This is a predicted structure of a 98-nucleotide RNA (Bacterial small signal recognition particle RNA) from Phycisphaerales bacterium UBA5793. NCBI's taxonomy places the organism under Bacteria, Pseudomonadati, Planctomycetota, Phycisphaerae, Phycisphaerales. Rfam family: Bacterial small signal recognition particle RNA. It is annotated as a non-coding RNA gene. From the family's description: The signal recognition particle (SRP) is a universally conserved ribonucleoprotein involved in the co-translational targeting of proteins to membranes. Model confidence (mean pLDDT): 79 of 100.
RNA sequence: GGCCGGGCCCGGUGCACGGGUGGCCCACGAACCUGGUCAGAGCCUGACCGCAGCAGCCAUAAGUGGUGUUCAUUCGGGGUAUCGAUCUCCUGGCCGGC
Numbered sequence: 001g002g003c004c005g006g007g008c009c010c011g012g013u014g015c016a017c018g019g020g021u022g023g024c025c026c027a028c029g030a031a032c033c034u035g036g037u038c039a040g041a042g043c044c045u046g047a048c049c050g051c052a053g054c055a056g057c058c059a060u061a062a063g064u065g066g067u068g069u070u071c072a073u074u075c076g077g078g079g080u081a082u083c084g085a086u087c088u089c090c091u092g093g094c095c096g097g098c
Base pairs, nucleotide, nucleotide: 001095002094003093004092005091006090007089010084011083012082013081014080015079017076018075019074020073021072022071024068025066026065027064028063034059035058036057037056042051043050
């Protein structure tokens, strides 16, 4: 000096990890303007039937809270893998020259 390999540095992609958000799950949740069932009372009928329907109860909406890490999304640069890039730096091997 040349060739090859490895490392640092830069970027892309993926995996893992940590955080945020949303979905899912559970609970709560509407005097009336949600639904179901509708005591009482009301209306209708000669009567039966029927009608609408407050409270209560049940289920839930908007929403609130909780749990999880199952799904989705996003952020992170400290891990890991791979690909690419590199004016430069470090290192190992082989060959050649002085």